Molecule: TPP riboswitch aptamer (THI element)
RNA sequence: AUCAAAUGCGGGGGUACCGGCGCGGUUGCCGGUUGAGAGAUACCCAUGGAACCUGAUGCGGGCAAUGCCGCCGUAGGGAAGCAUGAUCUCGGCACC
Numbered sequence: 001a002u003c004a005a006a007u008g009c010g011g012g013g014g015u016a017c018c019g020g021c022g023c024g025g026u027u028g029c030c031g032g033u034u035g036a037g038a039g040a041u042a043c044c045c046a047u048g049g050a051a052c053c054u055g056a057u058g059c060g061g062g063c064a065a066u067g068c069c070g071c072c073g074u075a076g077g078g079a080a081g082c083a084u085g086a087u088c089u090c091g092g093c094a095c096c
Stems, first nucleotide, its partner, number of pairs: 001087003006084004011045003015040001016033006052077003058071004
C1' cells in the first nucleotide's frame, strides 16, 4: 500500500394494517395481510450508503385494511470509529 465491511466490538434503522378477547393505558393474548423483520438479546443496513427518514394528510393502482404495489427517486437527508489476518514494496540492525 492492497485485499477487506472478512470477522468481532461498537454504530444506524423499522415495527404498519384488519378481526376477536382483555384493558385505566401500553410494545398484552389469539388469528389474518405484506415483509428480512410488524418487540425479537431477532432482522436489516453501514458512505460505491433505496437499511431508514423527509417531502407526504403527495399522485396513480389495488385491497377487508394498511407506509400493499408503482411513481416521486439521477430529489433532500442518512450510521464517529476500534481490533484481528494475508500478500507486496521500502528502510534499519544483528549473524553467516